[in-house]
RNA sequence: AGAGUCGCCCGGAUCACCGCGUUGCUUAUGCACCGAGGAAAGUCCGGACUCCAAAGAGCAAAGUGGUGGGUAACGCCCACUCGGAGCAAUCCGCAGGACAGUGCCACAGAAAAUUACCGCUAACGAAAGUUAGUAAGGGUGAAACGGCGGUGUAAGAGACCACCGCAUCUGCAGUGAUGUAGAUGGCAAGGUAAACCCCACUUGGAGCAAGACCAGAUUGUUAGCGCUUGAGAGCUGCUCGCUCGAGUUAACGGGUAGGUUGCUUGAAUCUGCAAGCAAUUGCAGAUCUAGAUGGAUGGUGAUCCAUUCGCGAAAGCGAAGGACAGGAUCCGGCUUAUAGGGCGACUCUUCUU
RNA sequence: GCGCCUGUAGCUCAGUCGGAUAGAGCAACCGCCUUCUAAGCGGUAGGCCGCAGGUUCGAUUCCUGCCAGGCGCG
Numbered sequence: 001a002g003a004g005u006c007g008c009c010c011g012g013a014u015c016a017c018c019g020c021g022u023u024g025c026u027u028a029u030g031c032a033c034c035g036a037g038g039a040a041a042g043u044c045c046g047g048a049c050u051c052c053a054a055a056g057a058g059c060a061a062a063g064u065g066g067u068g069g070g071u072a073a074c075g076c077c078c079a080c081u082c083g084g085a086g087c088a089a090u091c092c093g094c095a096g097g098a099c100a101g102u103g104c105c106a107c108a109g110a111a112a113a114u115u116a117c118c119g120c121u122a123a124c125g126a127a128a129g130u131u132a133g134u135a136a137g138g139g140u141g142a143a144a145c146g147g148c149g150g151u152g153u154a155a156g157a158g159a160c161c162a163c164c165g166c167a168u169c170u171g172c173a174g175u176g177a178u179g180u181a182g183a184u185g186g187c188a189a190g191g192u193a194a195a196c197c198c199c200a201c202u203u204g205g206a207g208c209a210a211g212a213c214c215a216g217a218u219u220g221u222u223a224g225c226g227c228u229u230g231a232g233a234g235c236u237g238c239u240c241g242c243u244c245g246a247g248u249u250a251a252c253g254g255g256u257a258g259g260u261u262g263c264u265u266g267a268a269u270c271u272g273c274a275a276g277c278a279a280u281u282g283c284a285g286a287u288c289u290a291g292a293u294g295g296a297u298g299g300u301g302a303u304c305c306a307u308u309c310g311c312g313a314a315a316g317c318g319a320a321g322g323a324c325a326g327g328a329u330c331c332g333g334c335u336u337a338u339a340g341g342g343c344g345a346c347u348c349u350u351c352u353u
Numbered sequence: 354g355c356g357c358c359u360g361u362a363g364c365u366c367a368g369u370c371g372g373a374u375a376g377a378g379c380a381a382c383c384g385c386c387u388u389c390u391a392a393g394c395g396g397u398a399g400g401c402c403g404c405a406g407g408u409u410c411g412a413u414u415c416c417u418g419c420c421a422g423g424c425g426c427g
Stems, first nucleotide, its partner, number of pairs: 001349010012304007020035002023032003037324001041335002044333005049207004056240004061203005066080005081095001082093004096198002101196002103192003117138002119134006146164002149161003165187001166185008211261004220252006232244003268287008305322001307320005354426007363379004372410001381397005403419005
C1' cells in the first nucleotide's frame, strides 16, 4: 500500500418564541419540573405480576438435546470439546440413540441388506453345461460386506502380518464433554431419526380487555335441564380427584359500553472498587428518569456540525435537506429495519529500510 | 393480547408423507384457414416454486430463521 475478519460507540448540537401531556404550587391564569428508542417494531422465546385449589394424580400432547458455568428464567449468553468451511484472522453446527421395533433408499446395477451378473478356481462331463468354493479383479451407483502392501491358497478371503482407520479395556490429563499412550479384538456388517419411534430433561390453564372497587342501566317472552337422589361452573385433550353450587343453558327482545385503581422505584440507571479467562456477580456512593387513553412528545427562526447538488482554478458562494422509526402492565433475550460518521483489535499478500 | 392460514409462468390453479423433464386453462408470439377479422387448428417461448441457511446421494416437498399478504377470537 492492497485485500479481509471481528467487536464497540454516536446517530444531529445549542438558544429563542409559539404550542401539547402528566404532576405540583397558585393570587385563577399563570409559574416550575419532567416528557420515546437502540430498536419503543416482529410477537419468536423466557420471566415478574394477577386470577383460577397460594395448582393435585395418571395418560395424551408439545418443547429441548455435546460438556461445564451464568441467570429470576430461557430455545439466551460465556468458556471449552467434537465435526465442517477458510492460507489465516475468524465463522457455522437441532451436536443423544440405527445390535427395541417399523418404514424408506428413485434411475442404474446381479444384488440397496442379507445379496454371486461377468470373472477366477476345483470336481463331474466328449461338449454345451451342472454343482461347489470365492467379495482379489470388472461394471453400476450418492452409498457394495474396513483401506493398502505382503504372506498364504486350487482360486481366494483379517485366514495371518506391518502401517492406517474403527471398536473395547486399562493408565495418565481434565469437574466434564473429550484428548492422549498402551494393550486387546481381527472388525456378522451400509445410510436415513430436520421418517415414525426410543431415551433423558422440562412444561397446569389463562392473560393488564389479567384482577379489584365505585356509579349507572336492567324489569320481558319461549324452550331444555335441575333444585341436595346435584343442573351447571372453576377446568384445559381425556380420566380421576378437589372446590363452589340453586339456579342455569339456548334463541328473540331491551340496556350499557363511564370513572378510579392495577400504573410505574425497578432482577432500575450511573460512577468507583473487588472476584472471575469470560458471561456475570458482590460491595459502597449518587440519582429519580413518560404514564397518555379518539391516545401528548410538535412547529418556526438563528448559529454551528455532517451530507448531497450547482458555479468556480482555488479560497469560497448559493440551494436542498438530516437514517430507521416511534411508548400503551413491566423486565431479560433473539430477530428484523437503520443515511452517515467515529474508535479499537487481529489476519494474509506485496514493496521499502 | 391470543390463535391460525397462504406465497408455484403475465393471471387463475394442480403437483406436497423427498426421486429429478415442475404440469393445466386463459393470456403472449409465430404459422395455417379466411377477401379481412373473430372463432378454430398446429407450434413456440416464458419458472432459481416468497428470501436466506441447513438435513439428505437428491428438496417445490423436511427443519430453522426471516419477508409479504390475509383470516379468526376476546

The prediction has a mean pLDDT of 77. Predicted 3D model of RNase P RNA and transfer RNA as a complex of 427 nucleotides. It holds a member of the Rfam family "Bacterial RNase P class A". Rfam classes the family as a ribozyme. Its family is annotated with tRNA processing, ribonuclease P activity and dimeric ribonuclease P complex in the Gene Ontology. Rfam describes the family as follows. Ribonuclease P (RNase P) is a ubiquitous endoribonuclease, found in archaea, bacteria and eukarya as well as chloroplasts and mitochondria.